[in-house]
A computed fold for a 72-nucleotide RNA from Candidatus Falkowbacteria bacterium CG02_land_8_20_14_3_00_36_14, annotated as transfer RNA.
Its Rfam family is "tRNA". From the family's description: Transfer RNA (tRNA) molecules are approximately 80 nucleotides in length. By type it is a transfer RNA.

C1' cells in the first nucleotide's frame, strides 16, 4: 500500500428494515437473614462518528475513526 472482518450497557452476547433495543454477569436500592458475598424483588445503564436510501435504519449504502486478520 491492497483486500476482508468487527464496533450495541462496566464486561460477554442477542435483536426478518417495523412493538418501549433485550439477556447473563457486574452495579444500586429494598426484602429476607445472626451476618451477607447466598436467595427474592425492583431500578439505573448502550446502538463508534457523520452523511445517504426508505413511510420507517442497530439492521442497507458511502466516508471517517478505532480494533483484528491475510497478501505484498
Nucleotide at each position: 500500500g491492497c483486500u476482508c472482518c468487527c464496533a450495541u450497557a462496566g464486561c460477554u452476547c442477542a435483536a426478518c428494515g417495523g412493538a418501549u433495543a433485550g439477556a447473563g454477569c457486574a452495579c444500586a436500592a429494598g426484602c429476607c437473614u445472626c451476618c451477607g458475598g447466598a436467595g427474592c424483588u425492583u431500578g439505573a445503564g448502550a446502538c463508534a462518528g457523520a452523511g445517504g436510501u426508505u413511510c420507517a435504519a442497530u439492521u442497507c449504502c458511502u466516508c471517517u475513526u478505532g480494533g483484528g486478520a491475510g497478501c505484498a